[in-house]
Molecule: c-di-GMP-I riboswitch aptamer
Organism: soil metagenome
RNA sequence: GCAAACCCGCCGAAAGGCGGUGACGCAGAGCCACGGGACUACGGCUCCUAGAGCCAUGUCCGCCGGGCCGCCA
Numbered sequence: 001g002c003a004a005a006c007c008c009g010c011c012g013a014a015a016g017g018c019g020g021u022g023a024c025g026c027a028g029a030g031c032c033a034c035g036g037g038a039c040u041a042c043g044g045c046u047c048c049u050a051g052a053g054c055c056a057u058g059u060c061c062g063c064c065g066g067g068c069c070g071c072c073a
Stems, first nucleotide, its partner, number of pairs: 001026002007020005024062001030068003034065003037060003043055005
């Protein structure tokens, strides 16, 4: 310097995001969804009648790797 969970407000179909509060942690907890992984399923498809399954184009960089710019005492 940053700020997890909980709680409050707003946005979103959801995952989640933003702000406030608050510190679990972080010496790249800065940025980029590029590879893997995870989460969600508005919508679409299949089954065919009430629900189930599948699909990312959505989300996560505080899951791992990679890239870029940095790194106080």